[in-house]
Context: one part of a larger RNA
RNA sequence: CUGGGCAUAAAGGGCACGUAGGCGGUCCAUUAAGUCAGAUGUGAAAUCCCCCGGCUCAACCGGGGAACGGCAUUUGAUACUGAUGGACUAGAGAAUGGUUGGGGUGAGUGGAACUCCUGGUGGAGCGGUGAAAUGCGUAGAUAUCAGGAGGAACACCGGUGGCGAAAGCGACUCACUGGACCAUUUCUGACGCUGAGGUGCGAAAGCUAGGGUAGCGAACGGGAUUAGAUACCCCGGUAGUCCUAGCCGUAAACGAUGUGCACUUGGUGUAGCGGGUGUCGACCCCUGCUGUGCCGUAGUUAACGCAUUAAGUGCCCCGCCUGGGGAGUACGGUCGCAAGGCUGAAACUC
Numbered sequence: 001c002u003g004g005g006c007a008u009a010a011a012g013g014g015c016a017c018g019u020a021g022g023c024g025g026u027c028c029a030u031u032a033a034g035u036c037a038g039a040u041g042u043g044a045a046a047u048c049c050c051c052c053g054g055c056u057c058a059a060c061c062g063g064g065g066a067a068c069g070g071c072a073u074u075u076g077a078u079a080c081u082g083a084u085g086g087a088c089u090a091g092a093g094a095a096u097g098g099u100u101g102g103g104g105u106g107a108g109u110g111g112a113a114c115u116c117c118u119g120g121u122g123g124a125g126c127g128g129u130g131a132a133a134u135g136c137g138u139a140g141a142u143a144u145c146a147g148g149a150g151g152a153a154c155a156c157c158g159g160u161g162g163c164g165a166a167a168g169c170g171a172c173u174c175a176c177u178g179g180a181c182c183a184u185u186u187c188u189g190a191c192g193c194u195g196a197g198g199u200g201c202g203a204a205a206g207c208u209a210g211g212g213u214a215g216c217g218a219a220c221g222g223g224a225u226u227a228g229a230u231a232c233c234c235c236g237g238u239a240g241u242c243c244u245a246g247c248c249g250u251a252a253a254c255g256a257u258g259u260g261c262a263c264u265u266g267g268u269g270u271a272g273c274g275g276g277u278g279u280c281g282a283c284c285c286c287u288g289c290u291g292u293g294c295c296g297u298a299g300u301u302a303a304c305g306c307a308u309u310a311a312g313u314g315c316c317c318c319g320c321c322u323g324g325g326g327a328g329u330a331c332g333g334u335c336g337c338a339a340g341g342c343u344g345a346a347a348c349u350c
Stems, first nucleotide, its partner, number of pairs: 003322004008303001012318001014201004021194003025088007033081002035077008049065006091191001092188003095184005103177007110154001114150008125136002162169002206247006215241002220236004258317001260315004266295011278283001299306002323350003332343004
């Protein structure tokens, strides 16, 4: 450079915003850069290829032709791409009206449960297991009642239900705030798509500083089990889990399926919003858009499967793969307080 690929075989970046770049709707005019055609010049000779000839043949040599894939100048063509100007509304955005939602941030509030404390009742066990023991308890436990304190999480509703770009989001109220969808078709007039670098967000664990600590609980101690038991089970229990501020930047960050647009038989649920019809009220029936499931036609696939939410048919852009091990290692660079992250080989070996 090119081919073939990326759900499960190697391979979709964790997710978004966006710079450069790449790509880009309909119509008209101009231009003629790309593109196409002609002409001219040049593209040394030799070599290669074709034809003919000379050494007895050949190698070799001589003559002619073609070619030299190219470049430049010039004259034209104008479908497509580009450029310039003008216009449009189907893409995109805005406006107006409405709807749904655990979307986000902050503050406040609530009940159940749990643990602890105080007091009452009570009086010998409780707890735990396969069975036990460690443990707790006559200094009165467990149980039960009343009062108080504290921290964390929000049962039922709850649903292949909802929202969010992903990570993720679930008690209630208030404040601030982002998005989506539906209807009208009022406005702008291609303002679009993607996105190398870059920037931001990013579960859990971990780190720094300060707080907090009910329950749970790495490490650790003890009791069991066992041949042993650095485990599984039991009794305790520190970091942590929680909050504030700042780092870390990774996950089976998964739909193991990048984003956007268009097209391609159907059936059946469900969520949001509409339209129509009917004894117009929930409701039934028909129907539109958006989301989310299941089943399946064509097609596709190595198969399993996917199948209008494609893994079908096409287009644009990005990322990535190229036998297994060595190895996501070494070295270097860079980021980080560290842990480590990102980038990322080779020898050797099969």
Small-subunit ribosomal RNA, central domain from an uncultured prokaryote, 350 nucleotides, folded computationally. Its mean pLDDT, the model's own confidence on a scale to 100, is 88. Its Rfam family is "Bacterial small subunit ribosomal RNA". Rfam links the family to the GO terms ribosome and structural constituent of ribosome.